[in-house]
């Protein structure tokens, strides 16, 4: 260093709630704690969502989610192996 994840110091914040933004998905703040060793960042690939219809089904455009999976990059600790 790199896999790993015992301890210690810490960290983040689901549902739910007020407000507010947005057609919405969904954000962002207060409150709030599910649970997360990257649950810190980043829409590259899927994949769901929403705009939204459309008889259907099938193409495409915009957006959204990083606490769906992959994946880039960025970091706290230092036991056993």
């Nucleotide at each position: 260093u790199u896999c790993c994840g015992a301890a210690a110091a810490g960290g983040u914040a689901a549902a739910c709630c007020u407000u507010a933004g947005g057609u919405a998905a969904c954000u962002a703040a207060g409150g709030g704690g599910c649970a997360c060793a990257a649950a810190g960042c980043c829409a590259c690939g899927g994949g769901u969502c929403c705009u939204a219809u459309g008889a259907a089904a099938a193409c495409a455009a915009g957006g959204a989610u990083a606490g769906c999976c992959g994946g880039g990059u960025u970091g706290c600790c230092g036991a056993a192996g």

This is a predicted structure of an 81-nucleotide RNA (c-di-GMP-I-GGC riboswitch aptamer) from a Thermodesulfovibrionales bacterium. The model forms 86% of the base pairs in the Rfam consensus. Its Rfam family is "c-di-GMP-I-GGC riboswitch aptamer". Rfam 15.1 lists 1,298 matches to the family in 717 species. Gene Ontology term of the family: cyclic-di-GMP binding. It was read from a public genome assembly, where an Rfam model found it.